[in-house]
Predicted 3D model of a 73-nucleotide RNA (transfer RNA) from an archaeon. Rfam family: tRNA. Rfam describes the family as follows. Transfer RNA (tRNA) molecules are approximately 80 nucleotides in length. By type it is a transfer RNA. The sequence was found in a public genome assembly. The prediction has a mean pLDDT of 84.
RNA sequence: GCGCUCGUAGUCUAGCCUGGUAGAACUCGAGGUUGCCAAUCUCGUAGCGUGGGUUCAAAUCCCACCGAGCGCA
Numbered sequence: 001g002c003g004c005u006c007g008u009a010g011u012c013u014a015g016c017c018u019g020g021u022a023g024a025a026c027u028c029g030a031g032g033u034u035g036c037c038a039a040u041c042u043c044g045u046a047g048c049g050u051g052g053g054u055u056c057a058a059a060u061c062c063c064a065c066c067g068a069g070c071g072c073a
Base pairs, nucleotide, nucleotide: 001072002071003070004069005068006067007066010026011025013023020056028044029043030042031041032040049065050064051063052062053061
């Protein structure tokens, strides 16, 4: 330099192909339960790498860039 795969919450991950209310688990916060803790139950906080395009509507489709991994040279 070229090609391929990937980037979603503090962590890990589903959804992307086939556009239509962003989900789960753990963590964290509050509360219930308990003599206290642990465990358990309920509720809550928090996220689509960046910019642009297409569209009534983009995490999803297209382009560029940034970052990570793998391969070729």